A computed fold for a 1459-nucleotide RNA from an uncultured prokaryote, annotated as small-subunit ribosomal RNA. Its mean pLDDT, the model's own confidence on a scale to 100, is 81. Rfam family: Bacterial small subunit ribosomal RNA. Its family is annotated with ribosome and structural constituent of ribosome in the Gene Ontology.

């Protein structure tokens, strides 16, 4: 970090059909319009229409009447409008949820009793008048009610101890046999109402336990607060409110403030426990523009009511009015983003009504959006020539793919025609029956017929064709799924690791695969993984974490017996846990989703019964946990007083002379004004050698000279009190050095500061000095790696061995037992390892602290403390994929042990200075072609650049080509001569083809056109192959079993010897084995033995010594096999083996000397220019030819090398001994010419025969005489050789003449251990010709190595590491830019609150009430009661002051974080 689920989701591609559910989550931002709550005419008047009478008129019409009939736009009355519907501001609360209480109301409804008698004033509506734009207002006047007020009666109720006291009302309507009335009617009956009461029922209101977010960087908050008496008010308890009294209430179990937030049933996730959510549906709250108050009413402080402020908007005649979508659509806005201004009341359901019926944006249904789930469809079957594009390819072939074409079938959805349910049953309307009645009325019940669908659907049949219907994301690994092409650290990609710098399975296409699918991705947000906040279920020695230490408050938790109670515990049984959901069984839409029916489950909470084990509490004991007291050893436990020596300083005084004194070495200092040094004698202060010890003490910090006082605590003996224990959040103490306040004191040492060294610098390490401090009292302050980096406190689990006290046993003791204390190793056992390990980090229990990825940052603010420094408590924005812990392998170390190499020492020659030659770097050129660049490039590649070589430059030329292969067309290989030209090249051209076949013709080679392709020393050694260089000829590197460790890896390969060696012996959990090391190969040293020509000549023969031949193979010699192996011997290592040292014998003696031979690796070493090769580029040229130039150019630097500087030399002259190798386009002899190079001229040789071929140095003799020379040989300068077509640029040699720097080389640095250095000559490979250079050969031939300290490399072991690209590693900090985000800051600006003061609307409630006034009383007068009016508390909004939280900006400034 990712793979799961889930969403009211939203983008981005892309879309066939249906079910059955969802859709303003942002602005409680602001609305145009329609619609959403009316109804009753069976409560009243009135009005209007239609109809029928009457009048007036010829009619139309007009009036006016009806006890006809419809109606209600306005009003009075009633009843609803407090439902339903919508929002989540607000609210952390009795709001919810759950369980319980009652001091309470409760219209309509349902039951139960009893009533409905008798009267009276009014009023709206209407009319008239007036105001006013309008809203409306207001004055007179008419009228009804089931409207509105009194009497009456009290069944009841209601207050009160009781006699008593107080209190009701209303009618409408249907039908009717008898009786009365003229008639309305009375009377009877029945419905609906009205009125008290009782009782339910439903619905409400109060009140309680107990559950309910985050923050203490909010710790104290409260004055009506707490509680009481009284009194007011409520339906109703109560400070609710008010007077008065008392001072209380809350709070670490979190009060007060501050943020956020409607609670719930469920919702999603999860194995669960839990954790986040609170759409839709449901139960409650809470709100209706904002803030406040009533009022009406059963019920409201009222979403579509009413007043008041206050902001917004509209009207307006400007005077003044009106309005509230968080109801259904709808509109603007904000926003990623969320739908029609649609049909109906048919059902269901409310509200009115006696009922038709009416009203209902509730509901019911369409519609819109792939927003969710659920379901179907896009065909099936057959078909290889394995079609074609298309991709890949190792060019053979392969995949897409039976897919496709193409044959045959089917017919879901969808279109089309066409047919058609169910949701409906009441209710009323007719008829007819019972039943009740005096009744054929009513009314109640049974039956039939009638009426009533917004959604026009679902479902069936039917027709037609495979016709209309598939995309999206992925394929680097997590994670199913690969290749091509293009890019070329660009473009891009990512969730995380991370890909992209020329061969990208990770960008971009593309084929081709995987995964879903009508979707498929992204983003976003919750669970989950994450046992990563751990209840279930984690940690703290070293990963983050034990608080510096103890005392003890709360709190937690606590031995042993006995009894009682019964809060906890544990079984029962009631009651409740609404409904939908979610399990489960069963059904209904064809299936599912949906729905509909039962169970079941809701872990709660209550109430009551029963138990008594454990816990709690109570009583009553014990004694082992603790704990006071005596006694007793042991101790640097702690204060406070006295003393006391050594040495340091200084001071005084002797003796005494030049220095001391300090360092790696010095200097500053001291000192002749006498120091150091010594010797006497005084003064201060401070610490207390030796004893001393992983020994003692203390709770930790700490505690060290003696002694006397005061005191603490461990420990052992013994009796005694009886669970008093144990941790301990707050608090309290105590707390090293260093700091701060006062007062002292001050020898030493020594921050700061001074000087003098080091040094690049040196604000340091090093020397001289030196003030605070260090010391003491009083008092702050409270840190530390205060560390066992390990709280404390019981118990419990194998042991060894030290040491310090004490008890016991025992004759004593150095012994034995036992306890309290400190080490040390070490079982199980823990742990990631490391370790720990009865003194646990093991295994239980108890209570505390404290920890959640690195950094910001132990920091910022704010709070406490403090004189200050500071402390302590303690974030975050914002950054990064880590940070970190043990262990393992390398690597490395100015770490250690041990060993080794010409590595260093010892020596002996050089370079480094000079001259010149080569080679490289630089310069400079038209080009100076290119490669190699520490060791491991530079006399390298190149065993050989005048032309060639040759890649370079310049010119001239040439385009299938100098070369090779294929097809394909003309036709035939050649090619003297001649013109031009530097030359290539260009033109002119005379003669002219092979094989076969008689011949035509057919094939081969050559020319020529044009095609495919040749050509490239052009790029990439960081695409390679092959070869090479280097560590390094170091001795090491590894592997298979087996054993250990979770593992990475160890082990073998270490460890003691010893080697040249990981060589080889012993030991050893290893036991083996391979690549390396040796040995095996080649020279080379000695002898034997075989070979005997071109080699050899000792005997011997011939020729004159000789050379040479016979003759011989004896010797040298050629070239083949054998002889050296610690094999003997002797002595060392405690024995033994390996091994070493010695000796013997041998030509050699301990791998005899030298070569070849290079392990696993390591440097992206070296070469694409030796050769091959991939991929790019170039193709009348980055190919091919020529000709001249150039690699060779020169102010310089630097390597490798020559030859010098001279007497151990140089020159002249004589004179001696060699090896290795070469020779036909060659080696070249003897002889002659030339001062020489050289030539001329050619014997003899393809070579153990002749040639190169003289070796040189050495030696012998003479010259030089120290001197820029009889050294030295550069450079010039002439003259000549010689090789080549050619020696100008640019060759080598030679004569003659010139004679230049050089007198042994500075810092530095290289080589060599014996036939080796040093030195002398030879000879071969390149080569026409050029050799100081490379490879090689032979002569003469030394010195020195005490050793491993130290320079370098390099091997084993150890150890440390923050490295791992491996120390050329990593990696701090300040500066400098630039970005972010934050603190802090003078101050502006806001939003919320608090206190205290000022205005005070409306409006209850009180007080008043001189003004008014129908009902009752009263003949009246007047009264009773009322109401307008004032005045009073309280009181929104507003304002003035002041605080207090919170947010934003802000010059400037602090630190941080990335680059």
């Nucleotide at each position: 970090u990712c793979a799961g689920a889930a969403c009211g989701a939203a983008c981005g591609c892309u879309g066939g059909c249906g079910g059955c559910g969802u859709g303003g989550a942002u602005a409680a931002g602001a609305c145009a319009u329609g619609c959403a709550a009316g109804u009753c005419g069976a409560g009243c008047g009135a009005g209007a229409u239609u109809c029928g009478g009457a009048u007036a008129g010829c009619a139309a019409u007009a009036u006016u009447u009806g006890a006809a009939a419809u109606u209600u736009u306005a009003g009075c009355g009633g009843c609803g409008a407090a439902a339903g519907g919508g929002u989540g501001c607000g609210u952390a609360a009795c709001a919810c949820g759950u369980g319980g209480g009652u001091a309470u109301u409760u219209g309509c409804c349902g039951u139960a009793a009893a009533g409905u008698u008798g009267g009276g004033a009014a009023u709206a509506a209407c009319u008239u008048g007036c105001c006013g734009a309008a809203a409306g207002g207001u004055a007179a006047g008419c009228u009804a009610a089931u409207a509105c007020c009194g009497a009456a009666u009290g069944u009841g109720a209601u207050a009160g101890c009781a006699u008593u006291u107080u209190u009701a009302a209303a009618g409408u309507u249907g039908g009717g046999g008898a009786c009365c009335g003229c008639a309305a009617g009375g009377c009877c009956u029945g419905a609906c109402g009205c009125u008290u009461u009782u009782u339910g029922a439903u619905a409400a209101g109060c009140c309680c336990g107990c559950g309910u977010c985050c923050u203490a960087u909010c710790a104290g908050c409260u004055u009506g607060u707490u509680g009481g008496u009284g009194a007011g008010g409520u339906a109703a308890a109560a400070g609710c409110u008010c007077a008065c009294c008392a001072a209380g209430g809350c709070u670490a179990a979190g009060a007060c403030g501050g943020g956020u937030a409607g609670c719930u049933g469920g919702u999603c996730u999860g194995a669960g426990a839990g954790g986040a959510c609170g759409a839709u549906c449901a139960g409650c709250c809470a709100c209706a523009c904002u803030g406040g108050a009533a009022c009406u009413g059963a019920g409201a402080c009222a979403c579509g009511g009413u007043c008041c402020a206050g902001a917004c908007a509209c009207c307006u005649a400007c005077g003044g009015g009106u309005g509230g979508c968080a109801g259904c659509a709808g509109u603007c806005g904000a926003g990623a983003a969320u739908c029609u201004u649609u049909c109906a009341c048919a059902a269901u359901g409310g509200g009115g009504g006696a009922a038709a019926c009416c009203c209902u944006g509730a509901u019911g249904c369409a519609g819109c959006g792939a927003c969710g789930c659920c379901g179907c469809g896009u065909g099936g079957g057959g078909g290889a020539u394995g079609a074609a594009u298309g991709g890949c390819u190792u060019c053979g072939g392969u995949c897409c793919g039976u897919a496709a074409a193409c044959c045959c079938c089917u017919g879901u959805c969808a279109u089309u025609u066409g047919u058609u349910a169910a949701c409906a049953a009441a209710c009323c309307u007719c008829u007819u029956a019972a039943a009740u009645u005096a009744a054929u009325a009513g009314c109640u019940u049974a039956a039939g017929a009638g009426c009533u669908g917004a959604u026009g659907u679902a479902g069936c049949a039917g027709a037609a064709g495979a016709g209309g219907a598939a995309g999206g994301g992925a394929c680097g690994g997590c994670u199913a799924a690969c290749u091509c092409c293009g890019u070329g650290c660009c473009a891009g990609c990512a969730g995380c690791c991370g890909c992209g710098g020329u061969a990208a399975u990770a960008c971009g296409g593309a084929g081709g695969u995987c995964c879903c699918a009508a979707g498929c991705g992204u983003u976003g947000u919750u669970c989950g993984g994450a046992u990563u906040c751990a209840c279930u279920g984690g940690g703290c020695g070293u990963a983050a974490a034990g608080g510096g230490u103890g005392c003890g408050u709360a709190g937690g938790c606590g031995g042993u017996u006995a009894g009682g109670u019964a809060a906890g515990u544990u079984c029962g049984a009631u009651g409740u846990g609404a409904a939908a959901g979610c399990u489960c069984c069963g059904g209904g839409c064809u299936c599912a989703a949906c729905c509909c029916g039962g169970a079941a489950a809701u872990g709660g909470c209550a109430u009551u019964g029963a138990a008594a084990a454990c816990u709690a509490c109570c009583u009553a004991a014990c004694u082992u946990g603790a704990g006071g007291g005596u006694c007793g050893g042991a101790a640097g436990g702690g204060a406070g007083a006295c003393u006391g020596g050594a040495a340091u300083u200084c001071c005084c005084g002797g003796u005494g002379u030049a220095g001391c004194a300090g360092u790696g070495a010095a200097a500053u200092g001291c000192g002749u004004a006498g120091a150091u040094a010594u010797c006497g004698g005084g003064a201060g202060g401070a610490a207390c050698a030796c004893c001393a010890g992983u020994g003692g003490c203390g709770a930790a910090g700490g505690c060290g000279a003696g002694u006397c006082u005061c005191u603490g605590g461990a420990c052992g003996a013994c009796a005694c009190u009886g669970a008093c224990a144990c941790u301990g959040a707050g608090g309290c103490a105590c707390g090293a050095a260093g700091g701060c306040u006062a007062g002292g004191g001050g020898a030493g040492c020594a921050a700061a500061c001074a000087g003098g060294a080091u040094u690049a610098g040196a604000u340091a390490c090093c020397c001289u000095g030196g003030u605070a401090g260090u010391c003491c009292u009083a008092g702050c302050a409270g840190u530390a790696a205060a560390c066992g980096g390990u709280g404390u406190g019981c118990g419990u689990u194998u042991g060894c061995u030290g040491u310090g006290g004490g008890c016991g046993g025992u004759u004593c003791g150095a012994c034995c037992g036992u306890c309290c204390g400190u080490g040390g190793c070490g079982u199980a056992g823990c742990u990631a390892a490391c370790g720990c390990g009865u003194u646990a980090a093991g295994u239980g229990c108890a209570c505390c602290g404290c920890c959640u990825g690195g950094g910001g940052a132990g920091u910022a603010c704010g709070g406490u403390c403090g004189c200050a420094a500071g402390a302590u408590u303690a974030a975050a924005a914002c950054u990064c994929a880590a940070a970190g812990a043990a262990a393992u392998u390398g690597a490395c170390g100015g770490g250690g042990g041990c060993c080794u190499g010409c590595a260093c020492a010892a020596g002996c020659g050089g370079u480094g200075g000079a001259g010149u030659a080569u080679g490289u770097g630089g310069c400079u050129u038209a080009a100076u072609u290119c490669g190699a660049u520490g060791c491991a490039a530079c006399g390298c590649g190149a065993a050989g650049a005048a032309c060639c070589u040759u890649a370079c430059c310049u010119g001239g030329c040439c385009u299938u080509g100098a070369c090779a292969u294929g097809a394909a067309g003309a036709g035939u290989a050649g090619g003297a001569a001649c013109c031009u030209g530097a030359a290539a090249g260009g033109g002119u051209a005379a003669c002219a083809g092979g094989u076969a076949g008689c011949a035509a013709u057919a094939c081969c080679a050559g020319c020529u056109u044009g095609c495919a392709c040749a050509g490239g020393u052009g790029c990439u050694g960081c695409a390679u192959g092959g070869c090479u260089g280097u560590c390094g000829u170091c001795a090491g590197c590894u592997c298979g079993u087996g054993u250990c460790g979770u593992g990475a890896g160890a082990u073998g390969u270490u460890g003691g010897g010893u080697u040249a060696a990981g060589u080889c012996c012993c030991g050893c959990a290893a036991c083996g084995a391979g690549c390396g090391c040796a040995a095996c190969c080649c020279u080379u040293g000695u002898g034997u033995c075989c070979u005997g020509u071109u080699g050899c000549c000792a005997c011997u023969c011939c020729u004159g010594c000789g050379a040479u031949g016979g003759a011989g193979c004896a010797c040298u010699c050629u070239g083949g096999a054998c002889a050296a192996c610690u094999g003997c011997c002797u002595c060392a290592u405690u024995u033994a083996a390996a091994u070493g040292a010695g000796g013997a014998g041998g030509a050699a003696g301990g791998u005899g000397g030298g070569g070849a031979u290079g392990a696993c690796g390591u440097c992206a070493a070296g070469u694409c220019a030796g050769u091959a090769u991939g991929g790019c580029c170039c193709u009348u040229a980055c190919g091919g030819c020529c000709a001249g130039g150039g690699c060779u150019g020169c102010a310089c630097a630097c390597g490798u090398a020559c030859u010098a500087c001279a007497a151990u030399g140089c020159c002249u002259g004589g004179u001696a001994c060699a090896a290795u190798g070469g020779g036909a386009a060659g080696c070249a002899a003897g002889a002659c010419c030339g001062c020489a190079a050289g030539g001329u001229g050619g014997a003899g040789c393809a070579a153990a025969u002749c040639c190169c071929u003289a070796a040189a140095a050495a030696c012998c003799a003479g010259g030089c005489c120290c001197a820029g020379u009889u050294c030295a040989g550069a450079u010039u300068g002439u003259c000549g050789u010689c090789u080549g077509c050619a020696a100008c640029u640019c060759g080598a040699c030679g004569g003659c003449a010139u004679g230049a720097a050089g007198c042994c080389g500075g810092a530095a640095u290289c080589g060599c251990u014996a036939g080796u250095a040093a030195u002398g000559g030879c000879g071969c490979a390149u080569c026409a010709g050029u050799a100081c250079g490379g490879c090689g050969c032979c002569g003469u031939g030394a010195a020195u190595a005490c050793g491993u300290u130290c320079c370098c490399a390099g091997g084993c072991c150890u150890u440390g590491u923050a490295c791992a690209c491996a120390c050329c590693g990593c990696c701090c900090g300040u500066c400098a830019c630039a970005u972010c985000a934050u603190g802090a800051a003078a101050g502006c600006c806001g939003g919320c609150u608090g206190u205290a003061c000022c205005c005070g609307a409306a409006g209850u409630c009180g007080c008043u009430g001189c003004a008014c006034u129908a009902a009752c009383c009263g003949u009246a007068a007047g009264g009773a009661a009322g109401u307008a009016g004032g005045c009073g508390c309280c009181g929104a909004a507003g304002g003035u002051a002041u605080g207090g939280c919170u947010g934003g900006u802000g010059a400037u400034u602090g630190g941080g974080a990335u680059g």